[in-house]
RNA sequence: UGAGCCAUAGCUCAGUGGUAGAGCAUCUGCUUUGCAUGCAGAAGGUCUCGGGUUUGAUUCCCGGCGUCUCCA
Numbered sequence: 001u002g003a004g005c006c007a008u009a010g011c012u013c014a015g016u017g018g019u020a021g022a023g024c025a026u027c028u029g030c031u032u033u034g035c036a037u038g039c040a041g042a043a044g045g046u047c048u049c050g051g052g053u054u055u056g057a058u059u060c061c062c063g064g065c066g067u068c069u070c071c072a
Stems, first nucleotide, its partner, number of pairs: 002070003006066001010024004018055001026042005048064005
């Protein structure tokens, strides 16, 4: 310099057009003498940013920033 992958909850990830979910973690309650385990519940997201297409975009297209890999 060029090419490619990725970006979604605190972490690891799913979701590929129709108002976003799981596991772990956190908090509350029950259980226990207490801790752990277990059970029930809650909270936590401007889906990296900007624009475009669409009735509707996390999803499709374009560009920017960033991470990683490869070539030179």
This is a predicted structure of a 72-nucleotide RNA (transfer RNA) from Podarcis muralis. Taxonomically the source falls in Podarcis (Eukaryota, Gnathostomata, Amniota, Squamata). Its Rfam family is "tRNA". The family's RNA type in Rfam is transfer RNA. Model confidence (mean pLDDT): 82 of 100.